Predicted 3D model of a 96-nucleotide RNA (THF (Tetrahydrofolate) riboswitch aptamer). It was read from a public genome assembly, where an Rfam model found it. Rfam family: THF (Tetrahydrofolate) riboswitch aptamer. Gene Ontology term of the family: tetrahydrofolate metabolic process.

């Protein structure tokens, strides 16, 4: 020098543990901000804040009255595991 490869944010599935079911969360839109392979840059994507509109599945058991348990439900949170996962330049690893 050349060839090949790994690694981000995160996504999906399964399982466990939670939260809600008295409606939070999730999802949509607008504005602003932030983090995004080891470095630089940047976008699809991601996160956060504020605002707006929309919007739901309960049942069984028990009963003193609250509540516990169980089965569900929620485009629900989280952890583990599996699979997938940076455009450009440099870097890293292996081979040459």
């Nucleotide at each position: 020098c050349g060839u090949a490869g790994a690694g981000u944010a995160g996504a999906u599935a399964u399982u466990g543990c939670g939260c809600g079911u008295c409606a939070a969360g999730u999802g949509u839109c607008a504005u602003g901000a932030g983090a995004u392979g080891g470095g630089a840059u940047g976008u699809c994507g991601c996160u956060c804040a504020u605002g707006a509109a929309c919007g739901a599945a309960g049942g069984a058991c028990a009963g003193u009255u609250u509540g516990a348990u169980c089965c569900g439900c929620g485009g629900u949170g989280u952890a583990a595991u599996a699979u997938c996962g940076c455009g450009u330049c440099c870097g890293c690893u292996a081979c040459u």